[in-house]
Molecule: Bacterial RNase P class A
Organism: Segetibacter sp.
RNA sequence: ACUAACAACCGUGCUAUCGCCUUUGGUAAAACAGGGGAGGAAAGUCCGGACAGCAUAGGGCAACCUACCGGUGAAUAGCCGGCUAUCCCGUUCGCGGGGUAAGAGACAGUGCCACAGAAAAUGACUACUUCCGCUUGCGGGGGAAAAGGUGAAAAUGUGGGGUAAGAGCCCACGGUGCUGUUGAGUAAUCAACGGCGCGGGUAAACCUUAGGUGCUGAAAUGCCAUGUAUAGGAUUGGUUAGAGAACUGCCCGUUCGAGCUUGUUAUACGACAGGCACCAUCCAGGGUAGGCAGAAACAGGUGUUCAGUAAUGACCAUCGCAGAUAAAUGAUAGCCUCGAACAAAAUCCGGCUUAUGAGUUGGUAGUUUAC
Numbered sequence: 001a002c003u004a005a006c007a008a009c010c011g012u013g014c015u016a017u018c019g020c021c022u023u024u025g026g027u028a029a030a031a032c033a034g035g036g037g038a039g040g041a042a043a044g045u046c047c048g049g050a051c052a053g054c055a056u057a058g059g060g061c062a063a064c065c066u067a068c069c070g071g072u073g074a075a076u077a078g079c080c081g082g083c084u085a086u087c088c089c090g091u092u093c094g095c096g097g098g099g100u101a102a103g104a105g106a107c108a109g110u111g112c113c114a115c116a117g118a119a120a121a122u123g124a125c126u127a128c129u130u131c132c133g134c135u136u137g138c139g140g141g142g143g144a145a146a147a148g149g150u151g152a153a154a155a156u157g158u159g160g161g162g163u164a165a166g167a168g169c170c171c172a173c174g175g176u177g178c179u180g181u182u183g184a185g186u187a188a189u190c191a192a193c194g195g196c197g198c199g200g201g202u203a204a205a206c207c208u209u210a211g212g213u214g215c216u217g218a219a220a221u222g223c224c225a226u227g228u229a230u231a232g233g234a235u236u237g238g239u240u241a242g243a244g245a246a247c248u249g250c251c252c253g254u255u256c257g258a259g260c261u262u263g264u265u266a267u268a269c270g271a272c273a274g275g276c277a278c279c280a281u282c283c284a285g286g287g288u289a290g291g292c293a294g295a296a297a298c299a300g301g302u303g304u305u306c307a308g309u310a311a312u313g314a315c316c317a318u319c320g321c322a323g324a325u326a327a328a329u330g331a332u333a334g335c336c337u338c339g340a341a342c343a344a345a346a347u348c349c350g351g352c353u354u355a356u357g358a359g360u361u362g363g364u365a366g367u368u369u370a371c
Base pairs, nucleotide, nucleotide: 001367002366003365004364006362007361008360009359013335014334015333016332017331018330020037021036022035023034024033025032039342043353044352046351047350048349049348050347051217052216053215054214058252059251060250061249063213064212065211066210067209068082069081070080071079072078083103084101085100086099087098088097089096090095104208105207109206110205111202112201113200125148126147128143129142130141131140132139133138134137156174157173158172159171160170161169175198176197177196178195179194180193181192182191183190184189221293222292223291224290230284232283233282234281236280237279238278239277244256245255246254259276260275261274262273263272264271265270298320300319301318302317303316305314306313307312
């Protein structure tokens, strides 16, 4: 210098004419003039919120979510930095760089660990040692788990002593779990010196512990106008000693919640029967389908400076950057740095994930050239 893949950043410019939508001025209404007009992901609908409604949203269970420390943030989302574990690369062997982690608990309990193997948690296959019997290498009894085998994993490692043969049985030096003291650090944690232990793994297995969570969703929701028939039905239930309704799967609490009359019985409360009315649940039916708001000034964008390892925050300055409703944001020409892929707003914001052309940056690998 080139090539390759990977990672990150950015995201179709300017001028003119015509057309469309919106907004401001203007007009009796227009004409006319000025400003603006689809993305970094608008996608996924995954996570967290703003906002609106449900009564005042209360309590418990279920269900779901989170899980090392600190910082940041509106946030339960995420992001930044560190610690621990593990893997990879480099190294002058002092250490440096990078990747991954769904990072609490296995001494509360229940499960699972195929096959092989004697055995997967105290069951001995080969070999070892000892005693007895006998047909002299076979049978039976005892010891042992150090050697070998199987396996992903088999009772903490190496060396020495000891023993019939052996074993933390004893000793030395290590490893590892829990813990005490001291030191460093905001902390997670690290180091040194001790003590007590060392028969496993697995909780994106059930589970336990600690903490957290009202629900629905812009076709939410609110207002105005228009219009009509609740004309009906039910072997249903109820009318204050009360059916039922009220955010969400259940329960509790709380709140709301619809009646008069006649007769019989009865001291009365009440009970029974009748009449009319009302409430609730379910079935069936009728009317309307038009307009306004929600709807973009905010946890807002941009720039300098300051603080901070960073994420991020603060002061100051400056800007106002789409609001359609069957759905506007386009076409032509020229210039230029030649402008392209993935793709297209519908309540909004902060994230995450996925797709992606040219260009820029970064390290990694390879090739070539020069010193």